Notes
The RNA shown here (Bacterial RNase P class A) has 409 nucleotides and comes from a Planctomycetaceae bacterium. It matches the Rfam family "Bacterial RNase P class A". By type it is a ribozyme. From the family's description: Ribonuclease P (RNase P) is a ubiquitous endoribonuclease, found in archaea, bacteria and eukarya as well as chloroplasts and mitochondria. Taxonomically the source falls in Planctomycetaceae (Bacteria, Pseudomonadati, Planctomycetia, Planctomycetales). The model forms 90% of the base pairs in the Rfam consensus.
């Protein structure tokens, strides 16, 4: 030096004119009212102090605070979903565990349940959850063929020319015929041996489809294979050790298993009245009823049990149609789960406890113009009751703590 990770802080500053606003103490003008001290109100023109954000945005959570006579109980509906812990709360934060990613410092969460059911998993492929035979191995046991070797029976054809034996006529007394056996060659049945087909059967190890194929790898065994059988992985069970747990670790045991998916439906566990500052809540001002329905009806999302309360013809209650009013003051000291510092507990979120501070309230809606300088050149962008958060947008700049390459000492 270069390259990253986690965190914090600032949002152009400075000085000048002029112009806007909120409070505060007085001033000057005027009107009210008077107990003659002042109260109130409009208005001027000065002091003095304040004046948009890290997201103010989106409107995604959570509450706080206002109202509603159940803010009871269960369904429906919704919402969350590892353990422990923070907090008012939370679908936030921290830390831890477990799976993914990164050399690393870290990040990300997809993180209850697939053996309670359903549903998907195109195409391809022999099959895609109690599956399955394309390709291809085997073919021991069975069939098939072919040789060989031996038995058994004795079929057919050749010969009998050569040779040899029996038997039978004949006749020229040793010749001739004939019929058996021998000689070869086919073929039949059986048994053994070899060999070949690959038909019956075996197989799911080895290819091939495919994002995924019913455990992995290694030895053995087998025709060939296969947990079939062994060893280690892996999965189910039951322990033990450590840990508040999730979970780690470890031993036994079982040859043992229907695979993903739930941010498909849905099973579990847990949380959830409504509606909201255009809430409300005081003051002043002003009106105007009228029709239908009706015994049950309200009780701030349905539905049902309870429980309250009003009614049942003196008509609660719902619908429709009309009539007033949409003025002021508060809400809105903006003091809050509130900012800043110290000190203590905790790995951490955060708590404690002591100290100071008051820090923007419009009300159709205040922060603007101009000039000079400076440099990091100024993104994205303006409060509307008021906080915790989480998501989006962002120009540059500054500090800390920590990882990795590289090179010198």
């Nucleotide at each position: 030096g270069g390259a990253g990770u986690g965190g914090g802080c600032c949002a152009a500053g400075c000085g000048g004119u002029c112009g806007c606003u909120g409070c505060g103490a007085g001033g000057g003008c005027g009107g009210u009212c008077u107990u003659c001290g002042g109260a109130u109100c409009g208005u001027c023109a000065g002091c003095g102090u304040g004046g948009a954000g890290g997201a103010a945005a989106g409107u995604c959570c959570g509450g706080g605070c206002u109202c509603c006579g159940c803010a009871g109980g269960a369904c429906a509906c919704g919402g969350u979903g590892g353990u422990g812990g923070g907090u008012a709360a939370c679908g936030c934060c921290c830390a831890c565990c477990g799976u993914c990613c990164g050399c690393g410092a870290g990040g990300a969460u997809c993180g209850g349940g697939a053996a309670a059911g359903u549903g998907c998993c195109a195409c391809a492929g022999a099959g895609a959850a109690c599956a399955g035979a394309c390709c291809g191995c085997c073919g021991a046991u069975g069939g098939c063929c072919g040789a060989c070797u031996g038995u058994c029976g004795a079929g057919c054809c050749c010969g009998u020319a050569u040779c040899a034996a029996a038997g039978u006529g004949a006749c020229u007394c040793g010749u001739c015929a004939c019929u058996u056996u021998u000689g070869g060659g086919c073929a039949g049945a059986c048994a053994g041996u070899c060999g070949g087909c690959a038909c019956a059967g075996g197989u799911a190890a080895g290819g091939g489809u495919g994002a995924a194929a019913c455990g992995g790898u290694g030895c053995g065994g087998u025709a060939a294979g296969a947990g079939c059988g062994c060893a280690c992985c892996g999965c189910g069970u039951c322990g033990c050790u450590g840990g508040u747990g999730a979970c780690a670790g470890u031993g036994a045991u079982g040859g043992c298993a229907g695979g993903g998916u739930a941010a498909a439906c849905c099973c579990c566990a847990c949380c959830g009245g409504g509606a909201g500052c255009a809430a409300g809540a005081c003051c002043g001002a002003g009106c105007a009823g009228g029709a239908g329905g009706g015994a049950g009806g309200a009780g701030u999302u349905g539905u049902c049990c309870g429980c309250u309360c009003c009614g049942u013809u003196u008509g609660a209650c719902c619908u429709c149609c009309g009539g007033g009013u949409a003025g002021g003051u508060c809400g809105c000291g903006u003091c809050g789960a509130g900012g800043c510092g110290g000190c203590g507990a905790g790995c951490a979120a955060u708590c404690g406890u002591c100290g100071u501070c008051c820090c923007a309230g419009a009300g159709a809606a205040a922060u603007g113009a101009c000039c000079g300088c400076u440099c990091a050149c100024g993104a994205c962008a303006a409060a509307a009751c008021c906080c915790g958060g989480c998501u989006u947008a962002u120009c540059g700049g500054c500090c800390c703590a920590c990882u990795c390459c590289u090179u010198u000492u």